[in-house]
RNA sequence: GGGCCUUUAGCUCAGUUGGCUAGAGUGCUUCCAUGGCAUGGAAGAGGUCAAGGGUUCGAAUCCCUUAAGGUCCA
Numbered sequence: 001g002g003g004c005c006u007u008u009a010g011c012u013c014a015g016u017u018g019g020c021u022a023g024a025g026u027g028c029u030u031c032c033a034u035g036g037c038a039u040g041g042a043a044g045a046g047g048u049c050a051a052g053g054g055u056u057c058g059a060a061u062c063c064c065u066u067a068a069g070g071u072c073c074a
Stems, first nucleotide, its partner, number of pairs: 001073007010026004019057001028044006050066005
């Protein structure tokens, strides 16, 4: 320098033949149960879907560029 893959909640990830309001586990906060811890139960907060632009009635999803990481080739 070139090819390919990945980027979504604090963390690990799902969701990508475009379509209601973006989800799970875990963690976090509050409450309940216990004398307390562990543990169990209930509720809640937390996301500009890596960034910018484009296509479309509509984009996490399609297209372009950029950034970061991984991998292969030179």
This is a predicted structure of a 74-nucleotide RNA (transfer RNA) from Candidatus Buchananbacteria bacterium CG10_big_fil_rev_8_21_14_0_10_33_19. Its mean pLDDT, the model's own confidence on a scale to 100, is 80. Its Rfam family is "tRNA".